RNA sequence: UGGCGAGUGGCCAAGUGGUAAGGCGCGUGCCUCUGGAGCAUGAGAUCGUAGGUUCGAAUCCUACCUCGCCAGCCA
Repeated sequence: UGGCGAGUGGCCAAGUGGUAAGGCGCGUGCCUCUGGAGCAUGAGAUCGUAGGUUCGAAUCCUACCUCGCCAGCCA
């Protein structure tokens, strides 16, 4: 430098055009002597950044950023 892949709550992770599932964790309540486990309930992400397309974008397009892999160049 080129190619490919990835980036979504604190963590993991689904979603492939119609305003984000689930798990762990966290808060509250029940239960318990207490804790854990269990049960119920609740909060938390507008999706790496900036633009574009569209009535509508996490999703499609462009550029850039970060990480990983491969290749090339130099040493």
A computed fold for a 75-nucleotide RNA from a Patescibacteria group bacterium, annotated as transfer RNA.
It matches the Rfam family "tRNA". From the family's description: Transfer RNA (tRNA) molecules are approximately 80 nucleotides in length. It is annotated as a transfer RNA.
Lineage of the source: Bacteria > Bacteria candidate phyla.
The RNAcentral record of the sequence draws on ENA and MGnify.
Its mean pLDDT, the model's own confidence on a scale to 100, is 80.